A computed fold for a 1537-nucleotide RNA from a Pseudomonadota bacterium, annotated as small-subunit ribosomal RNA.
[in-house]
RNA sequence: AAGUGAGUUUGAUCCUGGCUCAGGGUGAACGCUUGAGGUGUGGAUAAGGCAUGCAAGUCGAACGGGUUUAUUAUCCGCAAGGAUAAUAAAUUACGUGGCAAACGGGAUAGUAAUAUGUAUUUAACCCACCUUGAAGUUGGGCAUAACCCUCGAAAGAGGACUAAUUCCCAAUGGUCUUAAUAUUACAUAAGUAAUAUUAAGUAAAGAUGAGUAAACUCUCAUCGCUUCAAGAGGGGAAUACAUUCGAUCAGCUAGUUGGUGAGGUAAUGGCUCACCAAGGCUAAGACCGAUAGGGGACCUGAGAGGGUGUUCCCCAUCAUAGGCACUGAGACACGGGCCUAACUCCUACGGGAGGCAGCAGCCGAGAAUCUUGGGCAAUGGGCGAAAGCCUGACCCAGCAACACCUCGUGUCGGAAGAAGUCCUUCGGGAUGUAAACGACUUUUGUGGGAGAUGAAGUCAUUCAUCAAUUUAUUGAUGAAUGAUUGACAGUAUCUCACGAAUAAGGGACGACUAACUUCGUGCCAGCAGUCGCGGUAAGACGAAGGUCCCAAGCGUUACCCGAAUUUACUGGGUGUAAAGGGUGAGCAGGCGGAAGUAAAAGUUUUAUCUUAAAUCCUAAUCGCUUAACGAUUAGGGUGGAUAAAAUACUUUACUUCUAGAGAAUGGCAGAGGAUAACGGAACGCACGGUGUAGGGGUGAAAUCCGUUGAUAUCGUGCGGAACGCCAAAGGCGAAGGCAGUUAUCUAGGCCAUUUCUGACGCUGAUCUCACGAAAGCUAGGGGCGCAAACCGGAUUAGAUACCCGGGUAGUCCUAGCUGUAAACUAUGAAUGCUAACUCUGGGAAGAUUCGACCCUUUCUGGGGUAAAGCUAACGCGUUAAGCAUUCCACCUGGGGAGUAUGACCGCAAGGUCGAAACUCAAAGGAAUAGGCGGAAGGCUGCACAAGCGGUGGACCAUGUGGUUUAAUUCGACAGUAACCGAAAAAUCUUACCUGGGCUUGACAUGCUUGUCUUAAUGUCUUUUCUGAAAAGAAAAGGAAGGAUAGUUUUGCUAUCCAGGCAAGCACAGGUGCUGCAUGGCCGUCGUCAGCUCGUGAUGUGAAUCGUAACCUUAAGUGGCACAACGAGCGCAACCCUUGUUCUGUGUUACACGUGUCACAGAAGACUGCCAGGUAUAACCUGGAGGAAGGUGGGGAUGACGUCAGGUCCGCAUGGCCUUUAUGCCCAGGGCUACACACAUGGUACAAUGCAGGGUACAACGGGAAGCAAAAGCGCGAGCUGGAGCAAAUCCCUUAAAGCCCUGCUCAGUUCGGAUUGAAGGUUGAAACUCACCUUCAUGAAGCCGGAAUCGCUAGUAAUCGCGGAUCAGGUAUGCCGCGGUGAAUACGUUCCCAGCCUUUGCACUCACUGCCCGUCAGGCCAGAGGAGUUGUUCUUACCCGAAAACCUAUUUCAAUAGGAAUAAGGUAAGAACAAUGACUAGGGCUAAGUCGUAACAAGGUAUCGCUACCGGAAGGUGGCGAUGGACCAAUUCUGUU
Repeated sequence: AAGUGAGUUUGAUCCUGGCUCAGGGUGAACGCUUGAGGUGUGGAUAAGGCAUGCAAGUCGAACGGGUUUAUUAUCCGCAAGGAUAAUAAAUUACGUGGCAAACGGGAUAGUAAUAUGUAUUUAACCCACCUUGAAGUUGGGCAUAACCCUCGAAAGAGGACUAAUUCCCAAUGGUCUUAAUAUUACAUAAGUAAUAUUAAGUAAAGAUGAGUAAACUCUCAUCGCUUCAAGAGGGGAAUACAUUCGAUCAGCUAGUUGGUGAGGUAAUGGCUCACCAAGGCUAAGACCGAUAGGGGACCUGAGAGGGUGUUCCCCAUCAUAGGCACUGAGACACGGGCCUAACUCCUACGGGAGGCAGCAGCCGAGAAUCUUGGGCAAUGGGCGAAAGCCUGACCCAGCAACACCUCGUGUCGGAAGAAGUCCUUCGGGAUGUAAACGACUUUUGUGGGAGAUGAAGUCAUUCAUCAAUUUAUUGAUGAAUGAUUGACAGUAUCUCACGAAUAAGGGACGACUAACUUCGUGCCAGCAGUCGCGGUAAGACGAAGGUCCCAAGCGUUACCCGAAUUUACUGGGUGUAAAGGGUGAGCAGGCGGAAGUAAAAGUUUUAUCUUAAAUCCUAAUCGCUUAACGAUUAGGGUGGAUAAAAUACUUUACUUCUAGAGAAUGGCAGAGGAUAACGGAACGCACGGUGUAGGGGUGAAAUCCGUUGAUAUCGUGCGGAACGCCAAAGGCGAAGGCAGUUAUCUAGGCCAUUUCUGACGCUGAUCUCACGAAAGCUAGGGGCGCAAACCGGAUUAGAUACCCGGGUAGUCCUAGCUGUAAACUAUGAAUGCUAACUCUGGGAAGAUUCGACCCUUUCUGGGGUAAAGCUAACGCGUUAAGCAUUCCACCUGGGGAGUAUGACCGCAAGGUCGAAACUCAAAGGAAUAGGCGGAAGGCUGCACAAGCGGUGGACCAUGUGGUUUAAUUCGACAGUAACCGAAAAAUCUUACCUGGGCUUGACAUGCUUGUCUUAAUGUCUUUUCUGAAAAGAAAAGGAAGGAUAGUUUUGCUAUCCAGGCAAGCACAGGUGCUGCAUGGCCGUCGUCAGCUCGUGAUGUGAAUCGUAACCUUAAGUGGCACAACGAGCGCAACCCUUGUUCUGUGUUACACGUGUCACAGAAGACUGCCAGGUAUAACCUGGAGGAAGGUGGGGAUGACGUCAGGUCCGCAUGGCCUUUAUGCCCAGGGCUACACACAUGGUACAAUGCAGGGUACAACGGGAAGCAAAAGCGCGAGCUGGAGCAAAUCCCUUAAAGCCCUGCUCAGUUCGGAUUGAAGGUUGAAACUCACCUUCAUGAAGCCGGAAUCGCUAGUAAUCGCGGAUCAGGUAUGCCGCGGUGAAUACGUUCCCAGCCUUUGCACUCACUGCCCGUCAGGCCAGAGGAGUUGUUCUUACCCGAAAACCUAUUUCAAUAGGAAUAAGGUAAGAACAAUGACUAGGGCUAAGUCGUAACAAGGUAUCGCUACCGGAAGGUGGCGAUGGACCAAUUCUGUU
């Protein structure tokens, strides 16, 4: 002093793994907004170009000259005055000279080490100014600038004069330099230093002031100058370590590496040169390429780390680009010089000038970065003796919210709460004490007043002390007095007055993530960091109200760290998620057994030095009112060096040891390898014999072979390839792999003995070496069978396939190449440790036996189960995926892609190494639940089968589609729409169309005004007119109330209640939309047997068990067993009906006392009994009894849920829409159309029938706007009639099929009845569109129905009639019921369909109508190749070649000429990189395009890997391999019993 997570892959889960977010930061920019102050910061891009001004001068106490003033002298002049000279004073930087200009200031281009950082060395070095010490400062000489003259546009050039602290010569001199000798010291590799002696060589400049009568070459002082020796500080050089990326850069280097000698330098050195040698660097990464100034530090982080190099400090480098030297102590010099190049400017065209990466400022490019300010007052610097001058360093001010810090925008009170706004369940709630209003304050603001610190110094005078001497001064230090110095700035600060006055915004509000509603919009407009919002009720868009967060700021964008243990040193992984090299030998490297001795390299401890300052941290203090900011003190800060010590471990050296390793001896097993020889079966071919019409092949066929004799069969011969049984879970090998037998050669392993050596070991990058299935390649052989390609035949929509018939490479051998596989145990090698049990191969020992086997122990191989442990799970588990150690290899989201490019290898095919742009938010592993499977098992069902009868063909009816129409209203569309809503469309219904009409409305409630009740324009009745009606207009008549109060009292007035009317306002109304906003109801799976819960248990979890297995059932029905124990909804039962019996009652039945009938109630059936089966049980089979026997028959009853199933047009209802119309009324029309298609039915096609005559037997029901009898009329429908009946009483009501008799005799008929004509009847206002019935006549199609398909298991099918609802009537052949007659068949579960359970696979979860692959076509994007083109950088060779320096020669000493070399330039050849390029190929993303269907299920031919060939495409086929294949069988192993 301290480590935080969240969202996103899925139907859900765990894991792996990426993406994204919350935090902090910035020299920032952009958007909106903006009150004040302080402190900082501010061209990151074009080291692009620059107008203008300033940024380095100073010294007159070095010198010449100039200027001004004064004085004096001379000359001219009448004078005024002028000229000249001298002197003095002042001034001047024109020039000479000195010092400075090498600092300060700027920038980061270059530089990957001549840089930087840390440490060290220099005995291999230098130093102007400054300090200290010693000595000296003598004599002489030659020039030159300025000025002046000439030339030139200018820059400048030439000529002539002159001075010095300029320059030169000489003297003297030492502790100076050189050489030599001797001694000493240090060091010892070379060497260095000191002392002594000798010889030679080498210095200098004056100025100012004072003194002296004056001057000087005199003296003194001060400042200078020269030499030497030290110091301080600064620099040069060297060494070690640290210091970015790329190996798709692997070899680089000729001054290169070293030596000798010389030159050069302050100094070492190939620094340079001559000669000699041939070295030097490099996988610990040379060389090359890319990028980059380095550090102190800054940001982040728990830290380790990662990123950065702005401001400040240190170092380096650069100054338009390149080169060069000069001067100087110092430069190869930002505001100096020369040359070359580019650019800009001037020009009289001859020639010249320039360098803001100094401060301001301009242009340009850019998202983007300030004033052409003030001052030297302070700090610092240069010069000067000093005053002082200069200073865009610096100090200040200006601009900018760019950053950090501080303050303010008011404070207190003030309603059960104004207005406005928003929401609302309409009650209210929110904004909200917020405002208004009242009281108070004045930071800030405005206007006045006062007003700093920052100033230390400097000068003058006086004094004191010290030093020097000629005693009068000078210098230094200090004190006193006086004078004087401020850009900022009238600023900070203080104070007075006034007055809440002058001062709040930005973003967000679906989750992550704090904060929610309304309206608008309607997959549009838009949002978005990720997931994702938006398709009519959007908390996600836009607006409003409200809320949340921060606040003079708030958001966005960009970038860095963090989160990210997501490169893992701290701190990850590799069986299946990405990831173990195909295998071995082995160099370097890494690691390495036991004991001892020594050393002390690593390691550990202590101490010292260093780690600049600033920064940071700790503690404390101080200055700005605080803070930011600044100052002071003490300490810390993982590095480096040195010294001392320790010796456990590692290391090094040495000595020993035997447990690792190896050797020896004796045995053993084996498809280990290489070569050669031999063998039998099968196959094909050839020849011959027998023999005759087929063979072969398939799902079925065909191509094919065969009368020229096949197939079949027998014999003989030839050929090549592979080796049955043994054989196995077996054996061997490093892997690939290895199998008939024998021989030869050869390698490895195991066991036993414990004899020998003595750590000799393990691993193993890379270069290298060796091996390495199949396919493939080269050359030569060989070729029986098989068989890519290819050719036919089938299949198919097609079939470049699967199947069939042929068939070539190849498969085989020899010699080479290739070097890859699912080269897999998807599991690197080695060592040690950690429960067991069991099978098996090879040994050994023990015990035992006559001998063996079995047995026990042990070593070494190969398998299975399983403990601990591990794992995401699956699983692994002494053959580890456990616990540890060593070494190697490999991984870091998916796709792009194992692709491109480059390099290497290869004959080729190709192999090895191996990216990026771009794109997605996932891709993936294991397991879970479901669903699905042309997967398996079990079970059920009129599901099939077995039967009976139908549909599909005809005609008709009805419904639907389509078409038509003014309208043909609407809904329902696989099963689960289609005689369905509709149990009744002529009007009505009616929703549709046309036309006409009404507008508070056909219907409801309320309000306002007026009016009426003495009654109306209202209502009722009647009537008239217009009209199709609705409606409109009009007339007559009738009928309508209560209470209270007042009063003029049979009455009137007023008010209230009640009831009307007129006008108006709210509203009514809507079969208008949304069934995908809903309620309710219904259909379907399905009367299928399922669906769940609590507790508990298992699993990290989703989940599972319970609810499975076994037996059984109609049933999750029951039993048994069990990590389950219980419970619920379903099943069953309870309910209704029916069948038998009994009891009671008895109307209207029967007919006279009964029950055959009706009603009501009860009994009965429960596997209760018996036998057998089942392990027992449950239960099953059979039997008895019984009316009925195993839920007796039938019905009602429909679990959790599914289909966004159906219905807003039954009803209800949210939202939207409409309101003189989408509402309401009326007439007519339509829903009934008609080329056609489909569905459901009816009638038939006939003789088991039809027709005629006769005759018998039901049940359920219905009846008052009704059923209707008898009787009569009519051929009949029906009419007349009206008894009876609100019903066991009356009526509908004759049942029909059946039975008896007769006819018909197989035909479009005596079948069939459609269609049409005529005449009638009934209902109804109305029968044309558009009803039904009757009679007569007419007499279509149809002779049993293709593919296909439906119903039904017993009182059922089939067949026959009867009734009812709706209803005036009726298109009903429909629907719902009723009874009559009354069968056939079920071996059985292989198959079709549907469903349930279990197992299994899955890439599906919208769940197989799923998912998904590739070509082709359109669009967009980036990258690759590409004839080339252009540019940049670099290399090599050659040409040319400036200035400067060097060499040589000449020389008037100024220089000139030549040489060799260089910068720049050119030519040629290349290398690397970049830009661009017609076109080409592939990739990614895209709307619902085209073709197929390759993969996922056994995906319908199991899939996949390598390889070869082929094909529109997915892909197909051959060879070898894998299981990451389902199902079945066999074998084997293991567990339980």
Rfam family: Bacterial small subunit ribosomal RNA. Its family is annotated with ribosome and structural constituent of ribosome in the Gene Ontology. Lineage of the source: Bacteria > Pseudomonadati > Pseudomonadota.